[in-house]
Formats: sequence, structure tokens, C1' cells
RNA sequence: GGGGGUGUGGCGGAAUGGCAGACGCAUCCGACUCAAAAUCGGACGCCGAAAGGCGUGUGGGUUCGACUCCCACCACCCCCA
Repeated sequence: GGGGGUGUGGCGGAAUGGCAGACGCAUCCGACUCAAAAUCGGACGCCGAAAGGCGUGUGGGUUCGACUCCCACCACCCCCA
């Protein structure tokens, strides 16, 4: 330099044009316990007191509607030279 793949919370991951983060782990709070573990209940992306708004690597495009389709770029991985 050329070709291909991947990118979503702290982590693994779901949704694959129609409520983003289901489900699990971790974490926090509470219950239980003399105490802890285990177990059970709740919370758990960001802003906000709330209502609400924003968020799927970044920037554009298509569409009534995009994590999903198209273009460019960035990062990482694989193959070729």
C1' cells in the first nucleotide's frame, strides 16, 4: 500500500428498518445474620429536582422512522504484498 472483519453501559452480550442495552456478571442500597458468606428485594448509560431531553466509534446521507442500509474517516484484529 491492497483486501476483509469488528466497534452498543464497568464486563459479556440482546435487538438487525419500528420502545436501544433484554438476559447474565460486577457494583451500590436494604432485608436476613452476633458478624460474614450464601440467599432474597430494589437500584444500576449521560444531563435534570421532576417533567423531559440526549445516547449504539466519529461526521454526513437515505427514510415517516437507522445500532441495523449507503458514503467518508478513526481505532483494533486478520490476510496479501